[in-house]
RNA sequence: GAGUUUGAUCAUGGCUCAGAAUAAACGCUGGUGGCAUGCUUUAUACAUGCAAGUCGAGCGAAGACUAGAUUCUGUAGUAGAGACGAUUGAUUUUCACUUGUGGAGAUUAUGAGUUUUUGCUAUUUCUGGUCUUAGCGGCGAACGGGUGAGUAACGCGUGAAUAAUCUGCCCUUGAAAUCGGGAUACCAUUCCGAAAGGAAUGCUAAUACCGGAUAACGUUAUGAAACGCAGGUUUCAUAACCAAAGUUGAAUCUUUGGAUUCUUCGUUCAAGGAUGAGUUCGCGUCCUAUUAGCUAGUUGGUGAGGUAAAGGCUCACCAAGGCUAUGAUGGGUAGCCGGCCUGAGAGGGCGUACGGCCACAUUGGGACUGAGACACGGUCCAGACUCCUACGGGAGGCAGCAGUGGGGAAUUUUGCGCAAUGGGCGAAAGCCUGACGCAGCGACGCCGCGUGGAGGAUUAAGGCCUUCGGGUUGUAAACUCCUGUCAGAGGUGAAGAAUGCCCCUUAGGGGGUUUGACGGUAACCUCAGAGGAAGCCCCGGCUAACUACGUGCCAGCAGCCGCGGUAAUACGUAGGGGGCAAACGUUGCUCGGAAUUACUGGGCGUAAAGGGUGUGUAGGUGGCUGAGCAAGUCGUUGAUGAAAUCCCGAGGCUUACCCUCGGAACUGUCUUCGAAACUGCUCAGCUUGAGGAUAGUUGAGGAGAACGGAAUUCCCGGUGGAGCGGUGAAAUGCGUAGAUAUCGGGAGGAACACCAGAGGCGAAGGCGGUUCUCUGGGCUAUUCCUGACACUGAAACACGAAAGCUAGGGGAGCAAACGGGAUUAGAUACCCCGGUAGUCCUAGCCGUAAACGAUGGGCACUAGAUGUUUCUACUUUGAUGUAGGGGUGUCGUAGCUAACGCGUUAAGUGCCCCGCCUGGGGAGUACGGUCGCAAGGCUGAAACUCAAAGGAAUUGACGGGGGCCCGCACAAGCGGUGGAGCAUGUGGUUUAAUUCGACGCAACGCGGAAAACCUUACCUGGGCUUGAACCGCUGGUAGUAGAUCCCCGAAAGGGAAUCGAUCCUGCUUGCAGGAAGCCAGUAGAGGUGCUGCAUGGCUGUCGUCAGCUCGUGUCGUGAGAUGUUGGGUUAAGUCCCGCAACGAGCGCAACCCCUACCUUUAGUUGCCAGCGAGUUAUGUCGGGCACUCUAAGGGGACUGCCUCGGAUAACGGGGAGGAAGGUGGGGAUGACGUCAAGUCAGCAUGGCCCUUAUGUCCAGGGCUACACACGUGCUACAAUGGGCGGUACAGAGGGUUGCAAGACCGCGAGGUGGAGCUAAUCCCUAAAGCCGCUCUCAGUUCGGAUCGCAGGCUGCAAUUCGCCUGCGUGAAGCUGGAAUCGCUAGUAAUCGCGGAUCAGCAAUGCCGCGGUGAAUACGUUCUCGGGCCUUGUAGACACCGCCCG
Repeated sequence: GAGUUUGAUCAUGGCUCAGAAUAAACGCUGGUGGCAUGCUUUAUACAUGCAAGUCGAGCGAAGACUAGAUUCUGUAGUAGAGACGAUUGAUUUUCACUUGUGGAGAUUAUGAGUUUUUGCUAUUUCUGGUCUUAGCGGCGAACGGGUGAGUAACGCGUGAAUAAUCUGCCCUUGAAAUCGGGAUACCAUUCCGAAAGGAAUGCUAAUACCGGAUAACGUUAUGAAACGCAGGUUUCAUAACCAAAGUUGAAUCUUUGGAUUCUUCGUUCAAGGAUGAGUUCGCGUCCUAUUAGCUAGUUGGUGAGGUAAAGGCUCACCAAGGCUAUGAUGGGUAGCCGGCCUGAGAGGGCGUACGGCCACAUUGGGACUGAGACACGGUCCAGACUCCUACGGGAGGCAGCAGUGGGGAAUUUUGCGCAAUGGGCGAAAGCCUGACGCAGCGACGCCGCGUGGAGGAUUAAGGCCUUCGGGUUGUAAACUCCUGUCAGAGGUGAAGAAUGCCCCUUAGGGGGUUUGACGGUAACCUCAGAGGAAGCCCCGGCUAACUACGUGCCAGCAGCCGCGGUAAUACGUAGGGGGCAAACGUUGCUCGGAAUUACUGGGCGUAAAGGGUGUGUAGGUGGCUGAGCAAGUCGUUGAUGAAAUCCCGAGGCUUACCCUCGGAACUGUCUUCGAAACUGCUCAGCUUGAGGAUAGUUGAGGAGAACGGAAUUCCCGGUGGAGCGGUGAAAUGCGUAGAUAUCGGGAGGAACACCAGAGGCGAAGGCGGUUCUCUGGGCUAUUCCUGACACUGAAACACGAAAGCUAGGGGAGCAAACGGGAUUAGAUACCCCGGUAGUCCUAGCCGUAAACGAUGGGCACUAGAUGUUUCUACUUUGAUGUAGGGGUGUCGUAGCUAACGCGUUAAGUGCCCCGCCUGGGGAGUACGGUCGCAAGGCUGAAACUCAAAGGAAUUGACGGGGGCCCGCACAAGCGGUGGAGCAUGUGGUUUAAUUCGACGCAACGCGGAAAACCUUACCUGGGCUUGAACCGCUGGUAGUAGAUCCCCGAAAGGGAAUCGAUCCUGCUUGCAGGAAGCCAGUAGAGGUGCUGCAUGGCUGUCGUCAGCUCGUGUCGUGAGAUGUUGGGUUAAGUCCCGCAACGAGCGCAACCCCUACCUUUAGUUGCCAGCGAGUUAUGUCGGGCACUCUAAGGGGACUGCCUCGGAUAACGGGGAGGAAGGUGGGGAUGACGUCAAGUCAGCAUGGCCCUUAUGUCCAGGGCUACACACGUGCUACAAUGGGCGGUACAGAGGGUUGCAAGACCGCGAGGUGGAGCUAAUCCCUAAAGCCGCUCUCAGUUCGGAUCGCAGGCUGCAAUUCGCCUGCGUGAAGCUGGAAUCGCUAGUAAUCGCGGAUCAGCAAUGCCGCGGUGAAUACGUUCUCGGGCCUUGUAGACACCGCCCG
């Protein structure tokens, strides 16, 4: 800003929408890249892997490899050497014996084996080196990473304090590192256990541990001095106390153990810095009072303990405090912030990702270690859960990264790498690092790019629409010429790399070389080719975008209003269009719009909202002057306000998002110095606010006591005698036991006539006879006193109508409940007769009312006019007049208000304080609390539901509202209907069909001014299919069209036979072509099929009622009003007058027609006075047009004249004249509109439907049915009559397919026949009436239904189903219940006549015509309908409304 309450309007008020945003999800679709981002739910349970180690340059030890040594230990092998030497050979000697053999010896050779030794090899050992490592030890593990459960807290934010503190690693400075000691892990052995693990004994090292020494600028104590706002700081003196560890490398020395010096890294003490941390304080930090009191170590003190550190932190004792309406305590919810989203801002919402802080680590608790933890991947205990178990006992903690189950609408890989950045350890190399860097998945978000560009009209085909012409899709496509982003293929191929290592060095550095997860990635080049790349939502209004079909309140849509019931731009689909676009919609949540919580920036008379009223505490606010202070305020200084974000300017990615740099900003907090106008505070004053004093004064102000008269009722007595009483009318009731009435006397209670007033008083509720006592308030006058003492007022307290409650009195009248009588469908009511609580008093509760002026209190300011009440001053002889003050009314200016209205008594203009409101219903309800004896009061929700509820005013409508007026509206009359029979229409029923329509008035003798066939639309049956009729095109057609006859048939129709053409053009006959006709096909005909709620036209109705509107102007924010209302008058919005209206239009009236009078003209078919002729008679004839009449034109009536009334007007009453008098009578004529009134079946017509049938033809049937009901009529019921006879007088129409005379026949209907007439000529042509006769009150000489028989007429045809005639038959009916209709004068009533339709007729209907011809109207109370003004309204489909239970 818009939509939505209404018929319309304004305002109030809620709901809804358009915007932006998102840690999102869902539906549909999906080319690509970059940058971000991804369990909001179960702080649920977790398999598996990884996420915190490192240091051998602290230590002992072990293992592997390697170098040296093997000297020291041992072994083995091998080689050499030496020694011993078994055995065997040879030679020799010797002995014995038997040739020979044997024994012994010597020499020489052999040489098993043993041993020694040397070398080598292997092993061992030793000394080194490299690597690995369990353990001791050091550092780290308190970081990094996760989560938000808890926490409403100094937790967080911000600013301070620490003079109340600590701080590993790091930096700076000073000093020092000395002498010793005892253990222990590892390991070995033994043992327990399933395991996890543990125990005992023994051995050993250190930068592990312990003791001594040394010691100050350290600590403690004491003393002194100086300084500081501070409990402290600094300095000095004295005393006491407190420390350590070594290691690497090099050199030198060496007794080879080691020592010294230098060096590296460490160690100790102290001081300082930096960093980090602890603690404390000011301020800020959600909802709830339906949580109002909380607190016992609680608050404070003294002392002690404890801590790094102040402190009830802990303890002992003492005191009794502390917090709280500025919200304690309790409950609910929640991590806080930088920031993010939104918003013009102020605000509101959020706290995901990034960053800071906090808290937590399965749940709860505890401490240990340490510089740091009460410790996510430490420990102990307890609980739950899971796992292992040998049942004894053990193990575990993904809110680390991945991943799994579960939950859920929903949230990713069990990836790569330490290359970079950062961290731990280390001297370093390096190791570790799911921090991190990357990659993967998800359109989840933001940003970028592409899906092609140019040309191209037969505006192709197809689709869709169509008024059939065309339009649109649409330059869109095709087609031609180009381009080459992205994706694809191939090639080249990064930056991110600095370190580190090696060398050199002037120590600044230089050179060389190594290291990339991402990644063969980005980027670049080349290639081919428009090739691979568009969807989603919407199109009734809000809100950009419209048609067709389908559907038919169904299916469905919908954010709100709302669409859909047969022509849906709202449902579904299609075509077209609009929007956005790799997205688009939907849903959820947030802010906005919403000034709809209003600080900026709202309200409270009637829309939601002023407390029932006062007193008054806290609080808020506060008169004039001066001085001071400086809290607020304003300026100034400094600090801080982390970084990131936002903004501005640059720069880097091709651009953008993004990133980097710089600036600004961070609106805040603290602080320094200053100003002093205003607020505040302090002091000093002032008098005008406020209060007091004095003198008056008004009053139903309050409380108590006493008294008074009238009236009602009751009691007693008298009189009296039948009713009284009560009501719309009655009855209950009272009364002969004496009522009512009346007189006298008495009792008792309550209320106080007149005065009395829109009057007075009171804070409100409220207060009314008189007197007395006590008492509150207001006002006036004097201007004497106090000196801001004031205003408001949460809480609190007090008062508070009526009804009600408790106790005790009282009780006349009245009177809930209750009883009875009426009314009524009922009557738990209204009316009547009774009647108890109660009403009254005393004491006490209750605490509410439309407790209202629906208006809180106070102060100030802002035109008036006019009443009334009270006080005062001046004035007047007096009535009076003038002025001032307080109160109370009415009208009204400015102004305000949505309007109504308010308007010095504000709802105006301002200030101060309090109360209250935030859509309707649920509901002033429930629960809780509190008060109450109870009734109940106060406080006071939610679920759910609706799109409104409500205010003021406007127009109309309505009212058993009011005023005025009209109409056969009632009344007064006359005649009917409703009862009977019949006719006709309708409903219903029936039926194959009983075709359809019309339904209050305003359908029902209506469409039907004519249903036997036809009509006819319905039913049954039989037929036809370009059709019964119309028309275009194409093709065919001579035995064709057509005619006649025959067959089947009810006909329609079908079949067959015979005969058999015409016209035009070309042209020689004869052919060819064409026309008509016919056949076939196709466009299309046809439809009384549907929709009167898609329509035109026509009609009905309100209603021939007097109304309905417009222009301009004016008034009102507006709808609207005014005009058109008012005073008169009229039949009338007719006219006159008045008037912010002035005019105008449609209606009214008039103009038109008929009729009533006169006149002019004209006389045939009309007429016949006079004249003539003729007839029994008749204008019959001559003649005439005078009269009647006919049909054309004029005249006449206009309140013109008189009189009276009236505003002197309009007009009205009366009168004259006149044929007619106040629109003379009648007709035609129907305003704006209403009823979705009626009609698609009169006609026309959109759309839909049928198309061998819903079309069309034919025959028969039906529309005529019949237990019944209704409407409209006819005929009657009789004597004002019926029958019979005689006799008289119309008007208006119609007539050639016609009317038909006279004549004849028939009882008659009618027939035969036909003069005359195309009509003022002829014909149709009167009845009631009148004059007689008869009937005599009866179901009849009334009445005529019904039925029978016999006829007539029309027609192709009277069975269903015509009319008429004659004869016979002779029903109901004796004047009609409730109810209801018409009519006011040539009317009603009554009597006949004509016409349309039509062959005929069901016509008693309809439309006309004349004849005879009344009664009544006091009047407008009532019924119905209507008009105007006014009033109420919650109705507007409008009272046949709405609406309650």
The prediction has a mean pLDDT of 83.
The RNA shown here (small-subunit ribosomal RNA) has 1445 nucleotides and comes from an uncultured bacterium.
It matches the Rfam family "Bacterial small subunit ribosomal RNA".
RNAcentral holds the sequence, with entries from ENA and SILVA.